Context: one part of a larger RNA
RNA sequence: UUGGGUGUCAAGCAUCUGUAGGUGGCUUCUCAAGUCUGCUGUCAAAUCCCAAGGCUCAACCCUGGACAGAUGGUGGAAACUACCAAGCUGGAGUAUGGUAGGGGUACAAGGAAUUUCUGGUGGAGUGGUGAAAUGUGUAGAGAUUGGAAAGAACAUCAACGGUGAAAGCACUCUACUAUGCUAAUACUGACACUGAGAGAUGAAAGCUAGGGGUGAAAAUGGGAUUAGAUACCCCAGUAGUCCUAGCUAUAAAUGAUGGAUACUAGGCGUUGUGCGUAUCGACCUGUGUAGUGCUGUAGCUAACACACUAAGUAUCCCACCUGGGGAGUACAUUCGCAAGAAUCAAACUC
Numbered sequence: 001u002u003g004g005g006u007g008u009c010a011a012g013c014a015u016c017u018g019u020a021g022g023u024g025g026c027u028u029c030u031c032a033a034g035u036c037u038g039c040u041g042u043c044a045a046a047u048c049c050c051a052a053g054g055c056u057c058a059a060c061c062c063u064g065g066a067c068a069g070a071u072g073g074u075g076g077a078a079a080c081u082a083c084c085a086a087g088c089u090g091g092a093g094u095a096u097g098g099u100a101g102g103g104g105u106a107c108a109a110g111g112a113a114u115u116u117c118u119g120g121u122g123g124a125g126u127g128g129u130g131a132a133a134u135g136u137g138u139a140g141a142g143a144u145u146g147g148a149a150a151g152a153a154c155a156u157c158a159a160c161g162g163u164g165a166a167a168g169c170a171c172u173c174u175a176c177u178a179u180g181c182u183a184a185u186a187c188u189g190a191c192a193c194u195g196a197g198a199g200a201u202g203a204a205a206g207c208u209a210g211g212g213g214u215g216a217a218a219a220u221g222g223g224a225u226u227a228g229a230u231a232c233c234c235c236a237g238u239a240g241u242c243c244u245a246g247c248u249a250u251a252a253a254u255g256a257u258g259g260a261u262a263c264u265a266g267g268c269g270u271u272g273u274g275c276g277u278a279u280c281g282a283c284c285u286g287u288g289u290a291g292u293g294c295u296g297u298a299g300c301u302a303a304c305a306c307a308c309u310a311a312g313u314a315u316c317c318c319a320c321c322u323g324g325g326g327a328g329u330a331c332a333u334u335c336g337c338a339a340g341a342a343u344c345a346a347a348c349u350c
Stems, first nucleotide, its partner, number of pairs: 003322004007304002012318001014201004021194003025088004033081002035077009049065003053061002091191001092188004096183004103177004108172001110154001114150008125136002162169002206247006215241001220236004258317006266295011299306001323350003332343004
């Protein structure tokens, strides 16, 4: 390399958009590049293979023959692919009417709790633990009750539920904005799928600058425990956690399962929506569609399991794997303020 693979054994990029490329619906028509086919030229000899023959055999020598192909010329075929031309509506999209939602951005406002400050009452403890101690308190704590301020997060509803490409998204109102689904028509007429490079987004932590700091809390200090205790427990406590503007680009970024299309038993839920039925209305009940769950047949799997949301049956495109360690390391390059990220070996060893 071929082959075989990628849920759990090595292996699906964190996610999307999209360039080149690859692949591509139905019906006619042109053409003959691919394709198929007739005839024909060439691919020297030797070698290799097969069948005879000659050296006593063999190696060796000699004669004949290919198979399988490659390439050129010329004549034909026209199903398929490509091309030319014309059309179609089922894929895809647009318009319209509905409808759902923690989708996004910005502004405004809310209550509970916490902490702090400031009054009243009150008068000895409080706090913490397995038990304690450090801590805190007669300079009046803790408790209780008025007032004020601050910052962060939004109980119940809440769900196996919703939504978003993923990361993610939840008190409430408003504005702007994006998307899905559904229904019946109208329109465009293959405009599609995937996607190397490329671009965009990307939790937490971390970094830069400026704000802000209630709570909890890496580091750190103290008290315990212990043989020790750089820990687990307790008392304090800084960075950071929050906001704005920019970096960083990684996660067990998980469904450990790339995307698209088609097909392949049922049963039970649930969310959005359409139609029928029912009705004063809400239920009830049947059915279609787009999600989201459980169970399970065929099939598949080493097994576990998966099973119309496939890991089944097929096609197309991309990414990735090829014994363990060395090592996702060294060197080099690119990116980054740095931390580091990305790409990525070998010697050696088992």
RNAcentral holds the full RNA, with entries from SILVA. This is a predicted structure of a 350-nucleotide part of an RNA (small-subunit ribosomal RNA, central domain) from Trichopus zeylanicus subsp. travancoricus. Taxonomically the source falls in Trichopus zeylanicus (Eukaryota, Viridiplantae, Euphyllophyta, Dioscoreaceae).